[in-house]
RNA sequence: UCUGAAACAAGGCAAACCCAGCGAAAGUUGGGGACGCAAAAUCACCGGCCUACCGGGCGCUCCGAACAGUGCCCCAUGGCAGCGAGAUCGCCAGG
Repeated sequence: UCUGAAACAAGGCAAACCCAGCGAAAGUUGGGGACGCAAAAUCACCGGCCUACCGGGCGCUCCGAACAGUGCCCCAUGGCAGCGAGAUCGCCAGG
């Protein structure tokens, strides 16, 4: 430096789901639990995906109007590293 997998050795992580907490939500933290993972270690730079509090637009209800309520659409500064790619660090065996 390349290749490989559950082969050798040491191990590691933890999906769904349940409980408690945070959050408007997506999601996330801790505990339990294992679907799986050779980077399922770390990092939101790139692509993709998720959510829409706030904000904007359109309508409806009410109404003299405004306010208020409600539905739809747009919107990331929020999120996903177990979506892909990239960067960094890394166990064993072999080349």
Molecule: c-di-GMP-I riboswitch aptamer
Organism: uncultured beta proteobacterium